[in-house]
Context: one part of a larger RNA
RNA sequence: CACCGCCCGUCACGUCACGAAAGCUGGAGACGCCUGAAGUCGGUGACUGGAAGGUGCCGCCGAGGGUGGAGCUGGUGAUUGGGACGAAGUCGUAACAAGGUAGCCGUACCGGAAGGUGCGGCUGGAUCACCUCCUU
Numbered sequence: 001c002a003c004c005g006c007c008c009g010u011c012a013c014g015u016c017a018c019g020a021a022a023g024c025u026g027g028a029g030a031c032g033c034c035u036g037a038a039g040u041c042g043g044u045g046a047c048u049g050g051a052a053g054g055u056g057c058c059g060c061c062g063a064g065g066g067u068g069g070a071g072c073u074g075g076u077g078a079u080u081g082g083g084a085c086g087a088a089g090u091c092g093u094a095a096c097a098a099g100g101u102a103g104c105c106g107u108a109c110c111g112g113a114a115g116g117u118g119c120g121g122c123u124g125g126a127u128c129a130c131c132u133c134c135u136u
Base pairs, nucleotide, nucleotide: 003099005096008092009091011089013086014085015084016083018081019080020079023076024075025074026073027072031068032067033066034065035064039061041059042058043057044056046055047054048053102123103122104121105120106119107118108117109116110115
């Protein structure tokens, strides 16, 4: 295949991944402060040596360590959000014919859900009337 058609969303159940999230817990780096090994360099009124010098003391730099407040990044996280998928679940019936209130677009409000209503717009609406034109 048949309008005995097609078809929309909530809800219920299951699986999967993703996001938000009080908090908890890691990572690496930068910055501030404290401390500061070895060592070079600079200073030196101390000790020592016959002298060159040596030993000290002070200072700068300084690995590392401690600590503080920020930023970056990972894991986990009660709860929560939508998404995808899943033969035979629930509620309705929104769309497709003028789909039984024509439909759609924008916007606002409202509603279990599809959605409804108001305002403006479009014809990708049927029917009827008139006008202009085309074919026969």

Background: This is a predicted structure of a 136-nucleotide part of an RNA (small-subunit ribosomal RNA, 3' minor domain) from a Chloroflexota bacterium. Its mean pLDDT, the model's own confidence on a scale to 100, is 83. The RNAcentral record of the full RNA draws on ENA and SILVA.